Description:
c-di-GMP-I riboswitch aptamer from a soil metagenome, 89 nucleotides, folded computationally. Of the family's consensus pairs, 100% are formed in the model. The coordinates come from a structure-prediction model, not an experiment, and the mean pLDDT is 86. RNAcentral holds the sequence, with entries from MGnify.

[in-house]
RNA sequence: GACAAAGGCAAAGCCGGCGAAAGCCGGUGACGCAAAGCUACGAGGCUACUGCGUGCUUCCCUGCGCGCAACGCUAGUCGAGCCGCCGAA
Numbered sequence: 001g002a003c004a005a006a007g008g009c010a011a012a013g014c015c016g017g018c019g020a021a022a023g024c025c026g027g028u029g030a031c032g033c034a035a036a037g038c039u040a041c042g043a044g045g046c047u048a049c050u051g052c053g054u055g056c057u058u059c060c061c062u063g064c065g066c067g068c069a070a071c072g073c074u075a076g077u078c079g080a081g082c083c084g085c086c087g088a089a
Base pairs, nucleotide, nucleotide: 001086008033009032013028014027015026016025017024018023031076037082038081039080041079042078043077044074045073046072050069051068052067053066054065055064056063
C1' cells in the first nucleotide's frame, strides 16, 4: 500500500517504584503512530550528581547564585544502520 480485514504500539494525566535531575520501569489511560520495532553512529533537544570558571559571603571551611561541559537521557525530533507482521486490485 485498499475510506478493507487481522494483529500491534500507547502521548498527556493519575497511582506505585527507581534516579541528583532529565528521564526510565510497572499499572491505569488513549493523544496519536504503517515501523510509535531495535541500535545513541551523525545532527538536534533535555538534564547537571559531579567537574571547571565566576559573583556574593567568609580568616578559612562552608553556604547561596550564575555560566560552561555528558560521562546521563531522548529512537514519539530528523538522518543513518539493522530487523519485521498482514494483504486485495